Context: one part of a larger RNA
Formats: sequence, C1' cells, structure tokens
RNA sequence: CUAAGCUUAAGGAACUCUGCAAAAAAGCGGUCGUAACUUCGGGAUAAGACCUGCCUCACUCGUAUUUUACGAGAAGGCCGCAGCUAACGAAUCCAGGCGACUGUUUACCAAAAACACAGCUCUCUGCAAACGCGCAAGCGGAAGUAUAGGGGGUGAUGCCUGUCCGGUGCCAGAAGAUUACGGGGAGGGGUGCAAGCUCUGAACUUAAGUCCUGGUGAACGACGGCCGUAACUAUAACGGUCCUAAGGUAGCGAAAUUCCUUGUCGGGUAAGUUCCGACCCGCACGAACGGCAUAACGGUCUGGACACUGUCUCAAGCUUAGGCCCG
Repeated sequence: CUAAGCUUAAGGAACUCUGCAAAAAAGCGGUCGUAACUUCGGGAUAAGACCUGCCUCACUCGUAUUUUACGAGAAGGCCGCAGCUAACGAAUCCAGGCGACUGUUUACCAAAAACACAGCUCUCUGCAAACGCGCAAGCGGAAGUAUAGGGGGUGAUGCCUGUCCGGUGCCAGAAGAUUACGGGGAGGGGUGCAAGCUCUGAACUUAAGUCCUGGUGAACGACGGCCGUAACUAUAACGGUCCUAAGGUAGCGAAAUUCCUUGUCGGGUAAGUUCCGACCCGCACGAACGGCAUAACGGUCUGGACACUGUCUCAAGCUUAGGCCCG
C1' cells in the first nucleotide's frame, strides 16, 4: 500500500456531485400523548414525555368455574455509573418534483419519472363473430355470445377536457364523371372461285376504386402577423389592416419544458447558479401523444432541519489476512 475491522483530543458536514460511507437512534414493552392534511380509511408506533431490576408486606380489584390460574395496583426497602443492564432489534422531521397505489423491467454497467395497473374512452365484432395460427384440414377466440370478445389511446380519485373537417385517414352517399376483364359486334384486312378459315375492331353494356357530395378529433393533426390608440410617463380594455380550416379557451407557467438567465421580487443562510413562494417578455406549456390539483404510497429525484459522527480540519494508533524483504 490492498482487504476486513476497532479506537481517538477540540470542532461537528467545514468533506463531497450527494452526509457516499460510517456513526447515532432503537424493545411493534407499559402509561401518557400525538400536528398539518385527508379520499374520513388514514396520516400514526406521527412527533414527544415518563417508567422498567431485585426484596418485603399484605390486601384490593378484574377475568374465567369457588379452590386455583392469569392480569392490574398502593406502600416501604436493597444494589450499581447504568435495571429493554448482554445479544437481537425503525433514526426522525419540514418542503417540493414525478408516478396514484401493491406490482414489472434492460439474466451480466440503468429498478426509474420507464412498463403494467384498476378506472375512462374510441373503434371493430350478430356467431361458421371480429381477430390470430396454419398451404390445408383444422385449432384458438369459446364449450364464450355485445354486462361478451378483439384492437388503439389514456392511466386511481377530484375539477375538467376549448376552437379548427382546408390537408390525410375513416364512415356514409340507388345521381353524375372516369375506370379493367368480360359481353357486344358496325366496319376493315389476309386468303380463297366460293363456302369458309383467320386477324383486327367503333358504338353500346360492364365492378370496386378514384373524382364528386356530406359527416367525423378521447381519428393523423393544426391552433397567426403588422400598425395605431387613454389628460405625466408607461401600458393598451379599444381601433385599423393582411392572411387562415381555425387562430391556444380553462388551468398552469424561468417549469423534468426558459435560449437570453445566476431573469426580477420575496423567503431561507453570515454568505444560496440549487431550493421554496410569487411575477409573466411561455426562445419553444396546454387540455385522454390528456390539463390542473391531490390524501396515501416510493431502496425514486430535489432543497432544508434535529441528532450523530474520522466525511472533513488533519491525521494518529491498533488487530487480522495479503503485498514487501530474508530464507
């Protein structure tokens, strides 16, 4: 030095990406006592406080059938630094992001905010179902039958889910236009004396599709620009104009989204690019590719506090096994 472990003055996170690691706390023992918030179940063993050994004396109370057993209790005393005396055995709190939750996952660098989920919704499917496997027979779906089954999306719950159907998709539409094979056969060509054989072939007829006419967003998607204006200034409820299918509603907002940016203000600190609360000029939030809230939950992420410590100031000593030297 490497690995594992123990101790340490004063300080106590100053370490560091981060309290990583370590330390500390500690009885799902008793008695008391427990906040915000809440979906009234929880949160909660919240937090926090006190007690705890042994001996003596008795009696009292409760439960079960009296005895007896179990449980609870008053008083006095004994010992120690210490009575859950060893071992085992949660540290806790405050605030925020994300995801409701328990679950699942990259066997061997990722366990998560990713996947799933109950719930919500759209769509297909009338049964020889849709759909899937198979060349087929056949099988699954299902010994089910729309309160069922398949597919897509969203993701508990609460409050909600705005505008646009011009493009694309899907659905509907007994007209019309276009359109293949087929039907049709006017007419023409070759050959032949002819009958015929053969080639070509106009009109007309003829499907889905496409065009066309509508509908449809919890379908794919999209949701503007410029100029002016109020009796300080500033700003613009207001007006004008151009374009569009329509110009982003509610809610949220420097956000897991904000470039400028360490935006500005407030809080917390002696000091805060992080954090929390606001503001809104949203480079480039926004409503089931869901929006915003949300109790509970989380080996999640972020900020703070108490306790505690060799993480550190700043290092030291010790133990064991290696390494190293000699053999």

A computed fold for a 327-nucleotide part of an RNA from a Candidatus Altimarinota bacterium, annotated as large-subunit ribosomal RNA, domain IV. Model confidence (mean pLDDT): 85 of 100. Rfam family: Bacterial large subunit ribosomal RNA. Gene Ontology terms of the family: ribosome and structural constituent of ribosome.